[in-house]
Molecule: small-subunit ribosomal RNA
Organism: uncultured bacterium
RNA sequence: GUGGCGUGCCUAUACAUGCAAGUCGAACGAGAAAGUCCCCUCGGGGGCGAGUAAAGUGGCGAACGGGUGAGUAACGCAUAGAUAACGUGCCCUCGGGUGGGGGAUAACCAAGCGAAAGCUUGGCUAAUACCGCAUAAGACCACAAUGUCUGCGGACAUAGGGGUCAAAGAUUUAUCGCCUGAGGAUCGGUCUGUGUCCGAUUAGCUUGUUGGUGGGGUAAAAGCCUACCAAGGCAAUGAUCGGUAGCUGGUCUGAGAGGAUGACCAGCCACAUUGGGACUGAGACACGGCCCAAACUUCUACGGAAGGCAGCAGUAGGGAAUUUUGCGCAAUGGGGGAAACCCUGACGCAGCGACGCCACAUGAGUGAUGAAGGCCUUAGGGUUGUAAAGCUCUGUUCUUGGUGAACAAAAAAAUGAGGGUAACUGAGGAGAAAGGACCGGCUAACUUCGUGCCAGCAGCUGCGGUAAGACGAGGGGUCCGAGCGUUGUCCGGAAUCAUUGGGCGUAAAGCGGGUGUAGGUGGUUUUGUAAGUCAGAAGUGAAAGCCUCAGGCUCAACCUGAGAAGUGCUUUUGAAACUGCUGAACUUGAGUAUGGAAGAGGGCAAUGGAAUUCCUGGUGUAGUGGUGAAAUACGUAGAUAUCAGGAGGAAUACCAGAGGCGAAGGCGAUUGCCUGGUCCAAUACUGACAUUGAGACCCGAAAGCGUGGGGAGCAAACAGGAUUAGAUACCCUGGUAGUCCACGCCGUAAACAAUGGACACUUGGUGUUGAAGGAAUUGACCCCUUCAGUGCCGGAGCUAACGCGUUAAGUGUCCCGCCUGGGGAGUACGGUCGCAAGAUUAAAACUCAAAGAAAUUGACGGGGGCCCGCACAAGCGGUGGAGCAUGUGGUUUAAUUCGAUGAUACGCGAAAAACCUUACUUGGGUUUGACAUCCAGAGGAAGAUUCCUGGAAACAGGGUCGCCUUCGGGCCUCUGGACAGGUGUUGCAUGGCUGUCGUCAGCUCGUGUCGUGAGAUGUUGGGUUAAGUCCCGUAACGAGCGCAACCCUUGUCCCUAGUUGCCAGCGGUUCGGCCGGGAACUCUAGGGAGACUGCCGGUGAUAAACCGGACGAAGGUGGGGAUGACGUCAAGUCAUUAUGGCCCUUACGGCCUGGGCUACACACGUGCUACAAUGGCCGGUACAGAGGGUGCUAACCCGCGAGGGGGUGCUAAACCUCACAAAACCGGUCGUAGUCCGGAUCGGAGUCUGCAACUCGACUCCAUGAAGUCGGAAUCGCUAGUAAUCGCGAAUCAGAAUGUCGCGGUGAAUACGUUCCCGGGCCUUGUACACACCGCCCGUCACACCAUGGGAGUUGGUUGCACCAGAAGUGAGUUGCUUAACUCUAAACUCGUUUUGGGGAGGGCGCUACCACGGUGAU
Repeated sequence: GUGGCGUGCCUAUACAUGCAAGUCGAACGAGAAAGUCCCCUCGGGGGCGAGUAAAGUGGCGAACGGGUGAGUAACGCAUAGAUAACGUGCCCUCGGGUGGGGGAUAACCAAGCGAAAGCUUGGCUAAUACCGCAUAAGACCACAAUGUCUGCGGACAUAGGGGUCAAAGAUUUAUCGCCUGAGGAUCGGUCUGUGUCCGAUUAGCUUGUUGGUGGGGUAAAAGCCUACCAAGGCAAUGAUCGGUAGCUGGUCUGAGAGGAUGACCAGCCACAUUGGGACUGAGACACGGCCCAAACUUCUACGGAAGGCAGCAGUAGGGAAUUUUGCGCAAUGGGGGAAACCCUGACGCAGCGACGCCACAUGAGUGAUGAAGGCCUUAGGGUUGUAAAGCUCUGUUCUUGGUGAACAAAAAAAUGAGGGUAACUGAGGAGAAAGGACCGGCUAACUUCGUGCCAGCAGCUGCGGUAAGACGAGGGGUCCGAGCGUUGUCCGGAAUCAUUGGGCGUAAAGCGGGUGUAGGUGGUUUUGUAAGUCAGAAGUGAAAGCCUCAGGCUCAACCUGAGAAGUGCUUUUGAAACUGCUGAACUUGAGUAUGGAAGAGGGCAAUGGAAUUCCUGGUGUAGUGGUGAAAUACGUAGAUAUCAGGAGGAAUACCAGAGGCGAAGGCGAUUGCCUGGUCCAAUACUGACAUUGAGACCCGAAAGCGUGGGGAGCAAACAGGAUUAGAUACCCUGGUAGUCCACGCCGUAAACAAUGGACACUUGGUGUUGAAGGAAUUGACCCCUUCAGUGCCGGAGCUAACGCGUUAAGUGUCCCGCCUGGGGAGUACGGUCGCAAGAUUAAAACUCAAAGAAAUUGACGGGGGCCCGCACAAGCGGUGGAGCAUGUGGUUUAAUUCGAUGAUACGCGAAAAACCUUACUUGGGUUUGACAUCCAGAGGAAGAUUCCUGGAAACAGGGUCGCCUUCGGGCCUCUGGACAGGUGUUGCAUGGCUGUCGUCAGCUCGUGUCGUGAGAUGUUGGGUUAAGUCCCGUAACGAGCGCAACCCUUGUCCCUAGUUGCCAGCGGUUCGGCCGGGAACUCUAGGGAGACUGCCGGUGAUAAACCGGACGAAGGUGGGGAUGACGUCAAGUCAUUAUGGCCCUUACGGCCUGGGCUACACACGUGCUACAAUGGCCGGUACAGAGGGUGCUAACCCGCGAGGGGGUGCUAAACCUCACAAAACCGGUCGUAGUCCGGAUCGGAGUCUGCAACUCGACUCCAUGAAGUCGGAAUCGCUAGUAAUCGCGAAUCAGAAUGUCGCGGUGAAUACGUUCCCGGGCCUUGUACACACCGCCCGUCACACCAUGGGAGUUGGUUGCACCAGAAGUGAGUUGCUUAACUCUAAACUCGUUUUGGGGAGGGCGCUACCACGGUGAU
């Protein structure tokens, strides 16, 4: 894209227009016109049209068919029955009849009223319209001999005669009708059993109500109606009331049981604008009929009229949303008709909608340089992809021709809306025909770019904060496919209302406890019955649908036929095990009687002692009391203390116990009285009497309430004192209700064992209480067994685990109560109870994605135990105060480059910022570049040094010298292109390195075992250690990374070696290891030895180990260093370097000059120097170690000095040099002062380095001489050659240390100890924490908004009550009004007519009764 079959206002609102129910002349009377023909006196008449149209009387139909689901919780529906309590037009069968009369009335005519709709009056006329009469099978009415029954009242059946009641004709002459009776069929009415939603925050409802009798009424039973009588009827198995809803066959879903639903099709019901009512009729209380009322709409001449789409189309509105104002009666069916035929928006078709189901197509084959393009890329390639192109074919659908149905049947003929449709066939032509969603997981399918918690996605979990498979896009892929997604709804999954098929110790859930009603359940044996149950048979369970098997459309959807099924209900025949019912019996359940036993069981009364308080009196004196410490308080008016006496109230020490009793709450001195329950033993009796228990009733701690007492102590509220930031608390001093008693309420608790009751069964151990029996004993104990309680531990089993475990949370039976995510909330409203407080019953809106249980691993604790560390303590010296140095923050600036920021940044990166460094800034200049590689083109050796001009320089311009080659090329310059370059960004993309916990002793694994699992065990425990070090024990056994050791250095000795180092002994000497010499010593640097708890004693488990001792230079890892487990801090570093992504490319690259990093109100860190006499200054004098040297530099000379000159030595194993070590020691001086302390700052003069000391170097000399007199809160380091103190050297470096890294000299004090602070380790415990206590989390308040309750009130709907009112209509009554026929009376005249007055059936009007709408009042 196409076709077929279905299906299409889920929203009872209002409707324009057209159509949807008519037909019959063979029931009846009457009967046009246009047109045309003829005649004509032009006024007209006649024929045809035509007995046609239209209308009327009459018959049948209109009660069917079609629509809708408002109402209805009901005999409405479903199912099974009943009707001996009923009706039935048309249709079928059978029987009988159809005689003879009468009076009207529409149409029509005339007159009148009205705008219209229509109406009134008068007159004419017909019938299958209407009315008498005849006939009467039959029906109805009254009578009734006889028979049957009888409760003797009567009831029923029936012969018989009596009274009343029928009819219609038409025509084509063959039929159709009409009346009556019986039967049938069909359709309907009524009644009954059963089933049929939610709410108890609806518990009582009902007066024609329930029944009876008489009467009435209906087609028919009946309170259906009425009068009287009785007082019933319904309801916890849910009445009444409220809400919602048409019911069913079926449909959707589900394994089923169920749950949801009731479109199309079919059956039933109800409705027809809303409400009420009857008429006609076989049938209606009537969708396209009537009357009335109401609302709405339309017409109007304002007086009145008309209307009802929930029929088919269609319109407006409503709504998320649903079609054409089509064709046809050809078929099927219906109405009328004798028929022809007419009517039929039923129906058959067509149209519209991917709304659903089904079928088909959008091409097939071939085609690899795997084209181009796209995308990705590890740059090689991969993928899109045989996909395309190309070549060869086919023709469904399509376009256009041709042929052309079935549907039409039973004799023939006629008739086709669909439709020239379906189907068949010729030709044309790959041409015209593919999209949607998705791609993190669930869930099939992956990459790139963009974006950067933005934009967005999202069913749940959750994605997105610069490398997003989750957003958007591209490529690729996956799933479906003329569809694909989304949304809504239902079922499923959901065992998440659990009958099948759940639970209640701690997750939600056992009533606080008992007595007991209804109900449920119920021991053993047996008789009967047959309600349940089981079996057979019969009826029914509509059709359609589902299922099975066939068949028809090309298949399928769809349609047709047959079968099965419909698990149900009813009837009937059987069975008798089980349940029920009935009868009889039994004793084991239960109970009663007898004898014993224990007990804080309950009620009442009496009595006692100890203690507190108060009162009186005595003694006695200054405090007492209370607390962490105090104060308030009491006390010189005599307290506290103590003694004696007295008063009063409450509670009952010891006994006392895991003990006892009770249903629970609860019960504790003694005695008496009354009283309930329990247990044990042995017999007897009753004979299932039992169990549970909705409602109901009773009991029910404490607090609280009412009335009246009582009141010692204690003690809410309250007061005061403390504590505290505050302290309406904890602590203290007081103190009122209350606590106590009597009576009456309340009715709740963590009323807990968070565990309802009864019965039965199922291994044990050990206490204890009350009994009994046995054995033993002198006796008390003790032992065994059995009952009844009360505890602990544990097996099987159960449990999510914890745990429970004969006192079950095990295994079963029965009954009750309760639960169904968290919050809202045990709250609101309503009801009940209460004096109140409040209790009980008990929601919803809204909101969250969790809340919760148990256990695990960590972390944490102002939890516990053990242990360690300069962690505290004990000490020594500092910092914090001053000045300066240095770093940081802040501020400033053109720039003050960047990073580091608690510990773990801050003398850190930086082991050196005047330029350089340098990354910053100002200005100048440059663009293949300062640097690397390559290509193309052009040119030239390369290059060198110097000069000139401009300039701040870089640089620009110019000049000079020089001119490779093996001919392959190398090198350089310029131009262009690839690319270079970046201290630009991201340390939260990374590698590497580092800090820290911490040199803390920990961190793990394999196998095994335990646990459902997370996990545990090992690794815990007893000891011990610096140590998870070692030993022992042990469901663990082993192992790894850490610890320790191995490495370096230092301390002792030995061996080897002996210069530049050394000098004991010998000699020389200029007196200097200087020389000869020596190799012993020191030392140097190679190698060894040594230390291992090895030895002894003690302690300890005989272990590990610890304590003490000996030896030794060194003794328990000898001192120091290097060495840093698994991991933590998204710790630090992209600015050492490396590196992904991103960004810049005449600039964020590169060069240069000057400046800045050195600023300065201030704040902090780290240091130096000090404040002085343990000192400063002057003089004298002694002793190191470790280093460096293309540089250190000697002697000597000059300078006050920094330094200069000078030039020797060494190029180092210790030779030369830097290089005098200083503190110390000796002597002198100063005399406690801002000083002879302290040296900042500033002036002047210089030296050195360097291209250059202005910003901005170090040093020297003269002069100047600030703060500072030992430092608040707070805080740091250190345990021995350490702290403190003293100087020396080195790296960096031209120069420039108070920093850093090293070196040695002098050289202490203290550690009782682990309570506390900090940090850490192990075990254990609690946890609502897991970002892990810097966690989590609660409440008030402020503002805005959402939902809900109350709220002065306001408004709508609905129901019932009382009263008023009373249309249409119906039945009945009626004394009023009216009146035909008829009749009585009177009168008139034309003498059979008229008129007056009275009566008058029936009808009408009026009135009465019922009643809709409506009104008022109170709910």